RNA sequence: UAGACGAAAGGGCAAAUCAAGCGAAAGCUUUUGACGCAAAGUUACCGAUCUAAGGGUUAACUGAGAAAGUUAAGUAAACCUAUGAUGGCAGGACCACCGAA
Numbered sequence: 001u002a003g004a005c006g007a008a009a010g011g012g013c014a015a016a017u018c019a020a021g022c023g024a025a026a027g028c029u030u031u032u033g034a035c036g037c038a039a040a041g042u043u044a045c046c047g048a049u050c051u052a053a054g055g056g057u058u059a060a061c062u063g064a065g066a067a068a069g070u071u072a073a074g075u076a077a078a079c080c081u082a083u084g085a086u087g088g089c090a091g092g093a094c095c096a097c098c099g100a101a
Stems, first nucleotide, its partner, number of pairs: 005099002012037002019030004035088001041094003045091001047089001048086003054081005059071004
C1' cells in the first nucleotide's frame, strides 16, 4: 500500500411510534424517537415481496370452433396486470471513514 476482516476511538445512519404534507394504494418527505446497522452509503439491472389508480377477463344461445352471429347484462364484485413502490429482502454494479488481532 492492497485485499480480507471488525477490536478500539472519534464520529455516522435511524425501526416502530406521534404530528404535518403528498399519494388511488403500497408507500414517500419533514419532525419526533432509537429497534437495530460496519456499508442500514448510492442504484429498481436480475430475483423476491407489497400495492392495483389505469387497463384487461368473467352471461346465455346458435355454431366444429376461442371465428362469426343473435339475445341479454352493465357504473358492483372477484381475479389478472406495474407503467407505482421496498436498497432496513437478498444478488449484481458503483463509491467510502478508522486500523487492533